[in-house]
This is a predicted structure of a 117-nucleotide RNA (SAM riboswitch aptamer (S box leader)).
RNA sequence: CUCUUAUCAAGAGAGGCGGAGGGAAUAGGCCCUGUGAUGCCCGGCAACCAGCGAGUGAAAACUUUAGCAAAGGUGCUACUUCCUACAGAUCUGUGUGAACAGUCUGAGAGAUGAGAG
Numbered sequence: 001c002u003c004u005u006a007u008c009a010a011g012a013g014a015g016g017c018g019g020a021g022g023g024a025a026u027a028g029g030c031c032c033u034g035u036g037a038u039g040c041c042c043g044g045c046a047a048c049c050a051g052c053g054a055g056u057g058a059a060a061a062c063u064u065u066a067g068c069a070a071a072g073g074u075g076c077u078a079c080u081u082c083c084u085a086c087a088g089a090u091c092u093g094u095g096u097g098a099a100c101a102g103u104c105u106g107a108g109a110g111a112u113g114a115g116a117g
Base pairs, nucleotide, nucleotide: 001117002116003115004114005113006112007111008110013042015041016040017039021032022031023030026085027084028083029082043077044076045075048073049072051068052067053064054063055062056061081109086106087105088104089103091102092101093100094099
């Protein structure tokens, strides 16, 4: 980097360092930020993997829809992945209509874990 798969509406400090932009990319919105953001450290949250337990099985192994734990490997810690960009709807509103706006569903893109190349 590519592929497969699961998850993405909950949760997480009035602490240090540090100094200017930041919320992935493009566009449009909407926001955060010197009452110091983003970032790093510490703290914290969660529980994907690993661990323990339980169940199924001859075994390998699989399952666990709120089981336990968190000393291990990650992850996360403003805003739904901040929102919209594509498609659909026998939904709602406006409109004679074309269409527009909203809502919902899905896709795409992205993030993270696990596995494979």